[in-house]
Context: one part of a larger RNA
Molecule: small-subunit ribosomal RNA, 3' major domain
Organism: Caryophanales bacterium UBA5348
RNA sequence: UGACGGGCACCCGCACAAGCGGUGGAGCAUGCUGUUUAAUUCGAAGAUACGCGAAGAAUCUUACCAGGGCUUGACAUCCCUCUGACUGGUCUGGAAACAGAUCUUUCCCUUCGGGGACAGGGGUGACAGGUGGUGCAUGGUUGUCGUCAGCUCGUGUCGUGAGAUGUUGGGUUAAGUCCCGCAACGAGCGCAACCCUUGCCUUUAGUUGCAAACAGUUAGGCUGUGCACUCUAAAGGGACUGCCGAUGACAAAUCGGAGGAAGGUGGGGAUGACGUCAAAUCAUCAUGCCCUUUAUGUCCUGGGCUACACACGUGCUACAAUGGUCGGUACAACGGGUUGCCACCUCGCAAGAGGAAGCUAAUCCCUUAAAGCCGAUCCCAGUUCGGAUUGCAGGCUGCAACUCGCCUGCAUGAAGCCGGAGUUGCUAGUAAUCGCGGAUCAGAAUGCCGUGGUGAAUGCGUUCCCGGGUCUUGUACA
Numbered sequence: 001u002g003a004c005g006g007g008c009a010c011c012c013g014c015a016c017a018a019g020c021g022g023u024g025g026a027g028c029a030u031g032c033u034g035u036u037u038a039a040u041u042c043g044a045a046g047a048u049a050c051g052c053g054a055a056g057a058a059u060c061u062u063a064c065c066a067g068g069g070c071u072u073g074a075c076a077u078c079c080c081u082c083u084g085a086c087u088g089g090u091c092u093g094g095a096a097a098c099a100g101a102u103c104u105u106u107c108c109c110u111u112c113g114g115g116g117a118c119a120g121g122g123g124u125g126a127c128a129g130g131u132g133g134u135g136c137a138u139g140g141u142u143g144u145c146g147u148c149a150g151c152u153c154g155u156g157u158c159g160u161g162a163g164a165u166g167u168u169g170g171g172u173u174a175a176g177u178c179c180c181g182c183a184a185c186g187a188g189c190g191c192a193a194c195c196c197u198u199g200c201c202u203u204u205a206g207u208u209g210c211a212a213a214c215a216g217u218u219a220g221g222c223u224g225u226g227c228a229c230u231c232u233a234a235a236g237g238g239a240c241u242g243c244c245g246a247u248g249a250c251a252a253a254u255c256g257g258a259g260g261a262a263g264g265u266g267g268g269g270a271u272g273a274c275g276u277c278a279a280a281u282c283a284u285c286a287u288g289c290c291c292u293u294u295a296u297g298u299c300c301u302g303g304g305c306u307a308c309a310c311a312c313g314u315g316c317u318a319c320a321a322u323g324g325u326c327g328g329u330a331c332a333a334c335g336g337g338u339u340g341c342c343a344c345c346u347c348g349c350a351a352g353a354g355g356a357a358g359c360u361a362a363u364c365c366c367u368u369a370a371a372g373c374c375g376a377u378c379c380c381a382g383u384u385c386g387g388a389u390u391g392c393a394g395g396c397u398g399c400a401a402c403u404c405g406c407c408u409g410c411a412u413g414a415a416g417c418c419g420g421a422g423u424u425g426c427u428a429g430u431a432a433u434c435g436c437g438g439a440u441c442a443g444a445a446u447g448c449c450g451u452g453g454u455g456a457a458u459g460c461g462u463u464c465c466c467g468g469g470u471c472u473u474g475u476a477c478a
Stems, first nucleotide, its partner, number of pairs: 001478002003475003007472001009470005015462002019426005026317006034308002042053002064303007073127001077126002079123006088103006107116003129292002132290003138286002140281003143277001145275001150189006156165003169180003195269004200237007209227003214224003240263001243257005319419001323378007335366003340359002344355004385416001390411007432454007
């Protein structure tokens, strides 16, 4: 100087407390351990692994296993040689890869000798290849402490020196934020602001959007018309403790008030200092070294990653009457669409199918939002709760749904009556609850990322638990 203390003082955080809802019990989904297996590919491991890499394993993916093949190779460059544009189709063997046969097709220049580009076959070796090892050789990227308020430097001063001072102190702040003081004076990386979004207003603009007035009307902004309003999307304005009062040290600031759409960082996001964990990743990628080279490379068929006594994490659905079922009826936002979204009509109980208009989209479609509201019914029961499981019959995607997809109908109708010890999220348009959209994607979400609707309770306070910051103290630790 640090680190540590079941030392001290002060401060902060959904850390506790006060509340609301979960989880731990059930069924299922999903990930992981273990076990099993020919293989169940690999990685991730307290917090900071476990709906994680994976924004989507039937084949492919795929790295694993079994079997069948290839060896200059599936891919790149160079050399020699032969053939020919490329290509596409058929047949035979085969599980396919592959092997063989056959048909079609015939580039440019030319001195007609040939040359060039490209492609294919063969050969030789240089080489290719490796999701093989090492994240404890590395780059890059990432998690975490933590959006915590810290981490440092120059000069000066002090100290023999390591170092100290500044950065401590008195106040204050979300903040090393600001003020005052001070052997310090300044500065840098962080904080804040600048960026995006949302909340109010103005201007510009008016189609594909909108409809107050007028007219028509098939009653639909449908048409004329208009750009007021909504909205869209560009430029501006607006909030600065600016104003008033009180407190304060005549400071910084705090508290209250006015005006205002918004008030003291308005809400949210992006943004992550010096560093810590030899943290994670050699399987995104790149890369040193090592290993491999008729195999640890590569092609193919099939299987596996989906196994199942068990144990754990994360979720979904429930156990019901603030509810279930049936009928009627109202109101969104974000997004996506031409190999696509599909109105409408017909068929089907339905999943869906057959036709078929529009839309490269503020125009058309996905797109009826659901909870809600108005009625009817059920009457507390393992039920008209709950929907697992299983049988049958169908539909869709796709070469192909057996291993192993999703959906529909009929039948079946399991556990479960609110969950032990424990544990978790959340402070406001939040929790809770309700649908909707998208990425990936042929198909395949209860996951993920977004979006709007309805919309709470509590917060006395900081003694205690956890984590963090500052000062100080002890130490046989570095």